This is a predicted structure of a 72-nucleotide RNA (transfer RNA) from Stentor coeruleus.
It matches the Rfam family "tRNA". It is annotated as a transfer RNA.
RNAcentral holds the sequence, with entries from Rfam.
Lineage of the source: Eukaryota > Ciliophora > Heterotrichida > Stentoridae > Stentor.
RNA sequence: GGGUUGAUGGUGUAGUGGUAUCACAUCUGCUUCGCAUGCAGAAGGCCCCGGGUUCAAUCCCCGGUCAAUCCA
Numbered sequence: 001g002g003g004u005u006g007a008u009g010g011u012g013u014a015g016u017g018g019u020a021u022c023a024c025a026u027c028u029g030c031u032u033c034g035c036a037u038g039c040a041g042a043a044g045g046c047c048c049c050g051g052g053u054u055c056a057a058u059c060c061c062c063g064g065u066c067a068a069u070c071c072a
Base pairs, nucleotide, nucleotide: 001071002070003069004068005067006066007065010024011023012022018055026042027041028040029039030038048064049063050062051061052060
């Protein structure tokens, strides 16, 4: 320098053109003398950035940034 893949709550992930799933973690309540476990509930992301297509974009297209990997 070129090719490919990826970027989604604090962490790890699913997902599909119709404002997003689950687990862990956090908080509250119940259980306990207390802790842990367990149970119930809540908060937390509008999806890396910019532009385009579309009635509508996390998803499709273009560019950029970052990361991983392959070739040279």